[in-house]
RNA sequence: AGAGUUUGAUCCUGGCUCAGAUUGAACGCUGACGGCACGCCUAACACAUGCAAGUCGAACGGGGUAGCAAUACCCAGUGGCGCACGGGUGAGUAAGACGUAGGAAUUGACCUGUUGGCGGGGGACAACCUAGGGAAACUUAGGCUAAUACCGCAUAAGACCGGAAGGUGAAAGCGUGGGACUGCAAGGCCACGCACCGACAGACGAGCCUACGGCGGAUUAGCUAGUUGGUAGGGUAACGGCCUACCAAGGCGACGAUCCGUAGCGGGUCUGAGAGGACGAUCCGCCACACUGGGACUGAGACACGGCCCAGACUCCUACGGGAGGCAGCAGUGGGGAAUCUUGGACAAUGGGCGCAAGCCUGAUCCAGCGAUGCCGUGUGUGUGAAGACGGCCUGCGGGUUGUAAAGCACUUUGGGUGGGGAAGAAAGUUGUCCGUUUAAGAGACAGGCAGCGUGACGGUACCCACAGAACAAGCACCGGCAAACUCUGUGCCAGCAGCCGCGGUAAUACAGAGGGUGCGAGCGUUAAUCGGACUUACUGGGCGUAAAGCGUGCGUAGGUGGCGGUUUAAGUCUGCUGUGAAAGCCCUGGGCUCAACCUGGGAACGGCAGUGGAGACUGAACGGCUCGAGUGCCAGAGAGGAUCGUGGAACUCCCGGUGUAGCAGUGAAAUGCGUAGAGAUCGGGAAGAACACCCAUGGCGAAGGCAGCGAUCUGGCUGGACACUGACACUGAGGCACGAAGGCGUGGGGAGCAAACAGGAUUAGAUACCCUGGUAGUCCACGCGGUAAACGAUGAACACUAGAUGUGGGGGGGGCAACCCUUCCGUGUCGGCGCCAACGCACUAAGUGUUCCGCCUGGGGAGUACGGCCGCAAGGUUGAAACUCAAAAGAAUUGACGGGGGCCCGCACAAGCGGUGGAGCAUGUGGUUUAAUUCGAUGCAACGCGAAGCACCUUACCUGCCCUUGACAUCUAGCGAAUCGGACUGAAAGGUUCGAGUGCCGAAAGGAACGCUAAGACAGGUGCUGCAUGGCUGUCGUCAGCUCGUGUCGUGAGAUGUUGGGUUAAGUCCCGCAACGAGCGCAACCCCUAUCCCUCAUUGCCAGCGAGAAAGACGGGCACUUUAGGGAGACUGCCGGUGCGAAACCGGAGGAAGGUGGGGAUGACGUCAAGUCAUCAUGGGCCUUACGGGCAGGGCGACACACGUGCUACAAUGGGCGGUACAAAGGGUUGCCAACCGGUGACGGGGAGCCAAUCCCAAAAAGCCGCUCGUAGUCCGGAUUGGAGUCUGCAACUCGACUCCAUGAAGUCGGAAUCGCUAGUAAUCGCGAAUCAGCCAUGUCGCGGUGAAUACGUUCCCGGGCCUUGUACACACCGCCCGUCAAACCAUGGGAGUGGGUCACACCUGAAGUGGGUAGCCUAACCGUAAGGAGGGCGCUGACCACGGUGUGAUUCAUGACUGGGGUUAAGUCGUAACAAGGUAACC
Repeated sequence: AGAGUUUGAUCCUGGCUCAGAUUGAACGCUGACGGCACGCCUAACACAUGCAAGUCGAACGGGGUAGCAAUACCCAGUGGCGCACGGGUGAGUAAGACGUAGGAAUUGACCUGUUGGCGGGGGACAACCUAGGGAAACUUAGGCUAAUACCGCAUAAGACCGGAAGGUGAAAGCGUGGGACUGCAAGGCCACGCACCGACAGACGAGCCUACGGCGGAUUAGCUAGUUGGUAGGGUAACGGCCUACCAAGGCGACGAUCCGUAGCGGGUCUGAGAGGACGAUCCGCCACACUGGGACUGAGACACGGCCCAGACUCCUACGGGAGGCAGCAGUGGGGAAUCUUGGACAAUGGGCGCAAGCCUGAUCCAGCGAUGCCGUGUGUGUGAAGACGGCCUGCGGGUUGUAAAGCACUUUGGGUGGGGAAGAAAGUUGUCCGUUUAAGAGACAGGCAGCGUGACGGUACCCACAGAACAAGCACCGGCAAACUCUGUGCCAGCAGCCGCGGUAAUACAGAGGGUGCGAGCGUUAAUCGGACUUACUGGGCGUAAAGCGUGCGUAGGUGGCGGUUUAAGUCUGCUGUGAAAGCCCUGGGCUCAACCUGGGAACGGCAGUGGAGACUGAACGGCUCGAGUGCCAGAGAGGAUCGUGGAACUCCCGGUGUAGCAGUGAAAUGCGUAGAGAUCGGGAAGAACACCCAUGGCGAAGGCAGCGAUCUGGCUGGACACUGACACUGAGGCACGAAGGCGUGGGGAGCAAACAGGAUUAGAUACCCUGGUAGUCCACGCGGUAAACGAUGAACACUAGAUGUGGGGGGGGCAACCCUUCCGUGUCGGCGCCAACGCACUAAGUGUUCCGCCUGGGGAGUACGGCCGCAAGGUUGAAACUCAAAAGAAUUGACGGGGGCCCGCACAAGCGGUGGAGCAUGUGGUUUAAUUCGAUGCAACGCGAAGCACCUUACCUGCCCUUGACAUCUAGCGAAUCGGACUGAAAGGUUCGAGUGCCGAAAGGAACGCUAAGACAGGUGCUGCAUGGCUGUCGUCAGCUCGUGUCGUGAGAUGUUGGGUUAAGUCCCGCAACGAGCGCAACCCCUAUCCCUCAUUGCCAGCGAGAAAGACGGGCACUUUAGGGAGACUGCCGGUGCGAAACCGGAGGAAGGUGGGGAUGACGUCAAGUCAUCAUGGGCCUUACGGGCAGGGCGACACACGUGCUACAAUGGGCGGUACAAAGGGUUGCCAACCGGUGACGGGGAGCCAAUCCCAAAAAGCCGCUCGUAGUCCGGAUUGGAGUCUGCAACUCGACUCCAUGAAGUCGGAAUCGCUAGUAAUCGCGAAUCAGCCAUGUCGCGGUGAAUACGUUCCCGGGCCUUGUACACACCGCCCGUCAAACCAUGGGAGUGGGUCACACCUGAAGUGGGUAGCCUAACCGUAAGGAGGGCGCUGACCACGGUGUGAUUCAUGACUGGGGUUAAGUCGUAACAAGGUAACC
């Protein structure tokens, strides 16, 4: 410090997710030791049991024990002090709290200091005794008694009250010692110590007040009657509406009152670079609470955790009459929960209470126990050791890896074990003694020194020593990317994984196991949670044209901000000093535990607040000025600015009249509609409403919405010019107010045209639409309401600054006769530089650079929805969520692809033609069906006469049956035998059983080579699977003209440029231009055939001339011609003219056999289709191994209701039949082609000549031509089908061959929708040949020649393609994407008659305990009074306040609710096609 994830790729916006640190944690697996910490976060739920606050006999009387007693010890009670501390918890509390800084009207037991006292009396009550009640708790009556208990009296320095005269008000003793004096004694007395009373001060606490600070919600906007203030009184320790009476009407609130929700606060803790954010366990400070609510008492202090009273809930005891209780103290129990410990030891230390003290008490505390809960430390060995062992795993079979790892050898001994030793934590205290103070004192007390005695829970612990012995001590997670770490096996969208992206559908580094590896290590992972990364709430440090985001516009309140000088002030600001900012913690630096964690000393820091002195620039404040901002006056000017009243013409429609006749209207085409009752057309007249053509503009005005004939009236704003005036009067603007298109609403008018709804007609699968004919609201006016728009420049307002160029509207100045030129201000456009921007783009009218103010945004969906509020007559508007769900959703730009976008251009693409297919019969292939099997593959074009250039057996892969098991085939080992040949039996054959013949070659004489048989095992074998694991080969787009690269340049980038543009071409062919310059693969050419000519060659070919011959190139001869096959020439837009740019090229022409690639072939760029093929072959990986291998026989691949493709033959007269008669090319031939001749109607047979082929043969070419016949007929067309008889091949023609002859003679009379081929030697038509092959189902395929057309205006349309451009929401790319209803499942949510609960408010009722008030009833020790009685007190009663409770009303919140509304999610449901392309009616608001 970043990374992953939106896309085909890119940049950007933006969310989600990860890596880090942390925790009072929990869970899973695992677990050796120690130190230091920490340990109910949930039920402030309920609690059994024990303990957690007592102490003092030196305050008092008394009782008990021991003792003869003195005395010692113990104890209930009275009394004193303590129990308000310590300990727990965080429920409540948003302020009576807390933090920080201040303040004044207070108080305090114990402690310290100072000061003044401590005199003298009285009456009771417990205990105790006696008598009762009660189950108990407890209690009643009578009697006795003490005090440091209680009450007076005296005194009063100071205190308090006060009118300053005066008045009020206190106390307690106990212990020890004792010289003099006194006393019988006790003692008095004195001293000291400890107590006690009054007062002052301090220390340390407590109470009160003020300011500031720290949560969320405005879908909580108004709250408040003791409320705010005053006066008087009461009350308190004290100020105060704290309380009461009266008076006034205030107080708080947008700087957020009130209400609701949540929450103890701080020091600090976690995180972070910081600023911040989150938190508030342990430790420290403060607060609050103590079963829930209320109350007071006592006291210095409480409204009191282990006190009291009352009410309530709960629990327990009970004799049913009554009683008792409060673990949020320490342990512990139940419960809740994912989850949190021992009913331990000790007061040894520290601290607290009481006490003179010893001491007692202390679950505070110190220790121990449990828990890997965390942090820190240590160990589980160390060295050596290669045959790189065994085993495991992988393997390309060679090896690699685990791995120096182990074993082995040599060492060491921390921890653990055993034994031994063994601290510190302890100072006090007490006894003795010394010195000092007090004192009359050597008592006593206190301070200090010395000595003795003596105190440890932890614990025989830390630590040390010895002994034995590698011995007893390693796991967890992960290994697709992020993110370190890879292979095998299993599984097969299953099981599963997953933090995000995503893995898994037969080769999974992602699941599971294993081997190996990586990380951490007594832990490791997971989950939860916080901060970080996240500049993703932006103070530091973000944005708003198109990504989320500028209010529709203006006016203006509060607020914020504000021009130029001067003086003053000192609030902000700066600075010095002072106080405070507790300790702990963090940080720095020392020290102590062997280190560390931890502990400890010191320092720094604590960003803050307050006080005080100073400065005076800047901001503020006050005063006084200025004129440039702003405004006013004056003079000019432009304008569809606004309102009202008039007025004009054209057009539409309607009405009346005339002329006139059959249509009009409407559409893609129609129909509905109108019209013979006279339409439409046309002429004249009239009525009515609405809108204002041309001018008109990229123009003007207005804040925006918006504004358009003309005139008048009223009126707002703007601009220019020169002067005068005011003197900062300004800018922005939360709330507020006003304006605000269209549509809509209300009332009343108006209504020509247009036109939602509606009706009809069309279109359509449907058509509640688009189109047509009608047509009502509405559109218009008046007055109200409404308040929204893609109200847009998707761009808030104001001001300043920052190059230009060029239009246009309105003014001013200068020059010029003018046209016009220069200049200045305001407005409105275009282009463009810097700059900015993600890019697009903006660019003085900023989206640049700055200042001020306002509004708004924070992932997509849910949703601008729900609820609530406000507004509205309604429609609805405004404000405006959440649950849930997704990992994206967006913006700009790029490359493609696509478009019922555009431009340009090709192709038998259409058109123009010719001939077919689709109908028939048959052949053949396919689908389907059938079957034991009908083997398999090919499936739009680009499968279907395809693999198959030959299915009777074989082929053959399929089926049935019979057989073989190292195998039909390869290599290796051993043994036997040469090999080989012949025979018999059985069998369908394969196979099985068996008999015989035969002995070879080399040789070192052992054997060997080839071959055969047998045996065992390695292995063979598989047309079994995967073409989606592959190679190779092939199809297709497409013989289309394209596809790329290097360097350079441009762009943040994907990419672009080049390759686009202007021409041209069959062509990215060439030329020109150009930030490109070059190059490669393609195109073309080079190759083959063919067309002309020449040269050479001349047999088997040829024959012009010569010779010979009955004829025939049969012969002599010749090689001229044809031809054969070698070589060469020729064609290049080379020449001419025109066009074009003096280009490329095109058009025309000449010449030429051929002319613009002459015709044909071979040749197929980068790539696409997971195209085809595992069955040509090869091959990875699975699978089979007496079978999924191998052999044989028979069957099947030939089935047949059907459907399709490709063909053949036809339907006839341009024809059929018969007879006669011409002319090819290219091929093939020795297990072959086969002549003549003979037989047969024929297939064919016989026969045998020739030919290994320019020689012989196949071989007859056919259409054609010449005749004859048929005469439009299912025929003399057509030949299927069937019967019979044959021929040939072959081991064999039944399933299942071809051919021949005789007979038979079906459908079919030119073919619906639709569809195919072809542009010239082509189509059409005619025959010939070949491969495969014994034969052949060939009508197929591949070739060959013969005869030989028609048509192309043209590129609108269909199909395919190329280039450029445009749009795009497509990118598995239009066979794309995608919307809504309905149906199904699930989820959350709104409404809902209501129902149930919580909280709060108000009104009323009730009114316990208690307090203070009243008191006529009762009781009454101290004081007064001789007494009666009084004062005072208590009980009771009473009224005031008030908790719980009750009734009623309302508010709010939660849960639930038949039914209902929409929403979300969910591989393959239904209906349509709305959007994305002009999305087929442009889309959207």
The RNA shown here (small-subunit ribosomal RNA) has 1485 nucleotides and comes from an uncultured bacterium. It matches the Rfam family "Bacterial small subunit ribosomal RNA". Its family is annotated with structural constituent of ribosome and ribosome in the Gene Ontology. The coordinates come from a structure-prediction model, not an experiment, and the mean pLDDT is 87.